[in-house]
Context: one part of a larger RNA
Molecule: large-subunit ribosomal RNA, half B
Organism: Picochlorum sp. 'soloecismus'
RNA sequence: GUAUAUUGAAGGAACUCGGCAAAUUACCUCCGUACCCUAGGAAUAUGGAGGGCCAUAUCGGUGGCACAGAAUAGGGGGUAGCGACUGUUUACUAAAAACACAGGACUCUGCUAAGUGGUAACACGACGUAUAGGGUCUGACACCUGCCCGGUGCUGGAUACCGAACAGGACAGGUUCACGCUUGAAAUCGAAGGUCCAGUAAACGGCGGCCGUAACUCUGACGGUCCUAAGGUAGCGAAAUUCCUUGUCGGGUAAGUUCCGACGUGCAUGAAUGGUGUCACGACUGCCCCGCUGUCUCCAAUAUACACUCAGUGAAAUUGAAUUCUCCGUGCAGAUGCGGAGUUCCCAAAGGUAGACGGUAAGACCCUAUGCACCUUUACUGCAAUGUAUCAUUGACACUGGCUUUACGUUGUGUAGGAUAGGUGGGAGCCUUGGCACCCUUGAAAUACCACCCUGCGUAUAGACAGUAUCUCACCCAUCUAUGGGAACCGUGAUACAUGGGUAGUUUGACUGGGGCGGUAGCUUCCCAAAGAGUAACGGAAGCGUGCAAAGGUAAGUUCACAUGGGACGGAAACCCAUGGUAGAGCGUAAUGGUAUAUACUUGCCUGACUGUAAGACCCACAGGUCGAGCAGAGACGAAAGUCGGCCAUAGUGACCCGGGAGUACCACGUGGAUGGGCUCUCGAGUAACGGAUCAAAGGUACGCUAGGGAUAACAGGCUAAUGACUCCCAAGAGCUCCUAUCGACGGAGUCGUUUGGCACCUCGAUGUCGACUCAUCGCAUCCUCGAGCUGAAGAAGGUUCGAAGGGUUCGGCUGUUCGCCGAUUAAAGCGGUACGUGAGUUGGGUUUAAUACGUCGUAAGACAGUAUGGAUCCUAUCUCCUUUGGGUGUUGAAAACUGCGGAAAGCAUAUCCUUGUACGAGAGGACCGGAUAUGACAAACCUAUGAUGGACCAGUUGUUUCGCCAGAAGCACCGCUGGGUAGUUACGUUUGGGGGUAACAACUGCUGAAAGCAUCUCAAGCAGGCAAUCCCUAUCCUAAACAUGUUUUCACAAUCGUAAAAGAUCAUUACGAAAUAGGUGGAACGUCUAAGCAUAGUAAUAUGUGCGCCUAUCCAUACUAAAUACAAUAUU
Repeated sequence: GUAUAUUGAAGGAACUCGGCAAAUUACCUCCGUACCCUAGGAAUAUGGAGGGCCAUAUCGGUGGCACAGAAUAGGGGGUAGCGACUGUUUACUAAAAACACAGGACUCUGCUAAGUGGUAACACGACGUAUAGGGUCUGACACCUGCCCGGUGCUGGAUACCGAACAGGACAGGUUCACGCUUGAAAUCGAAGGUCCAGUAAACGGCGGCCGUAACUCUGACGGUCCUAAGGUAGCGAAAUUCCUUGUCGGGUAAGUUCCGACGUGCAUGAAUGGUGUCACGACUGCCCCGCUGUCUCCAAUAUACACUCAGUGAAAUUGAAUUCUCCGUGCAGAUGCGGAGUUCCCAAAGGUAGACGGUAAGACCCUAUGCACCUUUACUGCAAUGUAUCAUUGACACUGGCUUUACGUUGUGUAGGAUAGGUGGGAGCCUUGGCACCCUUGAAAUACCACCCUGCGUAUAGACAGUAUCUCACCCAUCUAUGGGAACCGUGAUACAUGGGUAGUUUGACUGGGGCGGUAGCUUCCCAAAGAGUAACGGAAGCGUGCAAAGGUAAGUUCACAUGGGACGGAAACCCAUGGUAGAGCGUAAUGGUAUAUACUUGCCUGACUGUAAGACCCACAGGUCGAGCAGAGACGAAAGUCGGCCAUAGUGACCCGGGAGUACCACGUGGAUGGGCUCUCGAGUAACGGAUCAAAGGUACGCUAGGGAUAACAGGCUAAUGACUCCCAAGAGCUCCUAUCGACGGAGUCGUUUGGCACCUCGAUGUCGACUCAUCGCAUCCUCGAGCUGAAGAAGGUUCGAAGGGUUCGGCUGUUCGCCGAUUAAAGCGGUACGUGAGUUGGGUUUAAUACGUCGUAAGACAGUAUGGAUCCUAUCUCCUUUGGGUGUUGAAAACUGCGGAAAGCAUAUCCUUGUACGAGAGGACCGGAUAUGACAAACCUAUGAUGGACCAGUUGUUUCGCCAGAAGCACCGCUGGGUAGUUACGUUUGGGGGUAACAACUGCUGAAAGCAUCUCAAGCAGGCAAUCCCUAUCCUAAACAUGUUUUCACAAUCGUAAAAGAUCAUUACGAAAUAGGUGGAACGUCUAAGCAUAGUAAUAUGUGCGCCUAUCCAUACUAAAUACAAUAUU
């Protein structure tokens, strides 16, 4: 010193995030017991009295400080939140408000049940059967549970549309002499599903805005309007939900960011994602009160175990090497190691932790990675599973339906025409002998008869399909194994479509003064760009993702904008004329350059907005881009020379692959063809992340992981100083007058490195983060105290400025708070630095892991500088440093004392009284200077007194055991408990202290006095005051190791060993060793309180008498014992 215990004066939660911890309470009997209530509880409520022993039916007696005498053994009450309750949970940081729960609701499931596991067999469900089983939500009980079906989901419906395989096969291609073979393939048919229509919210979910309005004002029952699927009902409400916010009011408190009650302006309440209450219950979370206390004011003593010394035994992390100081500076920006200065004899021990960016763990925060893992979903792509259809397993016999084929039969009405003209061709006759045709007429078409057809219908046949019914033989179930039930369904397999986070694999980009959010990305123009080209930034400005058949070619002609003058309507501006007019216009479009001898404007004729090429240049990593004379062909315009391969120029864009169109006829799997490919031209890119990863891709992680990064953020440092703080200059103004007693606009100049920032320089193989506690230290821009100047200073009290850092600078309420507000004081309740000082010193309330809830956001996983409850703080000290204690050596024998270069500590303030009710003042009020007393805080020492403690002191006493019993004692029970208490140690106690002197000085006040004939206290010489709590010296403490090794005095020992101590970790120091050193003994004191024994009284407990007894550390005395001597061994100055 720590831990664990015991005790504690006065106060009693003032402690603190918080009564954490501790203390109180505790048993039995009796009395008595509130609100509330689900009538059971609440309740051991709260609160009060009693408890021994003897005697005794009852009344009684008797002892102690204390009678459940020790041990065992609830502190209580009030009020709110949440959850009804008992239970369960993160084994190892969360016990809770989370989970569960009885109860409620919805939904699925008819038994071969649904559901679940499994490849399957099979099993669970269940040897159960809708009062059963599965799933989901809610969560006792009470009162209740509003509106919305538009979205998503679920359920149902309908058959109109979409809808796959299968079926179907018009039609077309290829080939072929043909038959045929083959390729493609439309209509049609075709389920679930979707669209569609309904239902459904105790399914997922959702539940408005604006304007006006009433006799003061306010408010708005009322009205208007827009939107919606519907606009939040009852309740509750600054709440576990309220940002602003410590809302406002009330209560409680001296003081209340918490708490309780209200209000409602609900950022962002709200009804089984349940709303609101509520008895009982809770190791839950707030607030208050009583009791109680060392939590605190403010700590003290004691016990035990460690720590320390000795003996024995004996780890660990760590460690580049070490001969391991301070300050200032420097430096990869915080140095034991570099520079300078200073300091320092050598070596240990006990302690303290400020530093060694201490140890531990390749940072968990942050960023990066074409890293990982889980999770989610309306990311992408699969798969399981489920649904549906077809075929197979798969049979029999019927009926019905439509369709198709074939055959037969039949049907066909515009007008006109005799009249119900299906069409075409043939046709002048046909046949039943009487008609019908021809002819004529009507009409678009003419009828008889024959042939072939069309349209619709009927019957029959054949075919496949669909539906229905029956059967039994596959298949399935049951079984009493005889059969029974179901049945071509189901089941299973293959194929197809649908559904499909159930499951899997992945994606989810870059730049970036960290990342995210935002913005950006290609092309054109200008500036930046520094007079060749080029040139960056999340620098400053604008545009493009085209247009035009003329806005193109050519030839000819013309000159613009604007201004002035003149001219009917006519004006500022229409049109005409004149003059001036270098471009102030125009050139499709941004800007720049260019341009009047046209690139502008007008007109004529045209299509060169051509085909095939191309010397040579420019830009340029590549890819690619740009300019281009000339040649050939065929043209346009022009008399010609000539010009013309789009546009005054510079934007108007996209590689490869893949696919389409046109052309070509290059390849062609025996040959020929066909199919397919190639080549030329061309089309399809917001591949806009624009040199384009794929045809095809979003999120969460606080459950996280890995690799790395101080290449990159959060803390701190550094640089900077916009911001901030402070100072100064100027002086408009105000201050009645008057800039500067005081204040000071518009402006200007600085200082500091405390704010908010900027930068990203050390540190990511770790520099622990806010506040509190503890302990401080420095600065001064001074809060108080001290000294001064000015004052719009009468005094007193102030204002302002100057000097000054010695000392001081409070206690509480609220909150995690720093801060702040409030209460009460005070001389004052200073501002800052020190890694926002201080976690190898403490705490852990806040922030910032894992659990959970509310509000809000999100489909969800989840998220929130929003809120709420809970949540692990390691380190034995090697070096430096610091506080102490020794050993060694030096100072040339030793010891003692002295001096003190130097260092440290200290340094305070207030009140009252006197001077004095004086100076001053009309009064009210009311001093300076000087003197005295007291007090507070602080410091040191001490224990006489006051107290605390006092574990080998005294006494009382409970339970129990033992000493044979009684008596008397002893042990154990926290020293058993209780009452006292010596020495010692202590504070709450006592005493003392901050005084004096000298000198130098600050602001300031002066003398003399020039520069500057004056004036001037003088960054002029020369003098003086000031004497401030500052600084120096002295007074207190340390120091001759002060290496410049000081001075004086004295003269022979010191250590080892032993007995000890008011000395002490060890060591050291001190006393003694024939002497009172320690013990013992005797006596005394102090303390305790009247011992035992005996006697007497009493039935007894007990009392009385006699006599006190015991006694630690204290004092006095005394050699009884041990420190003596002797012997032996060893070592040694």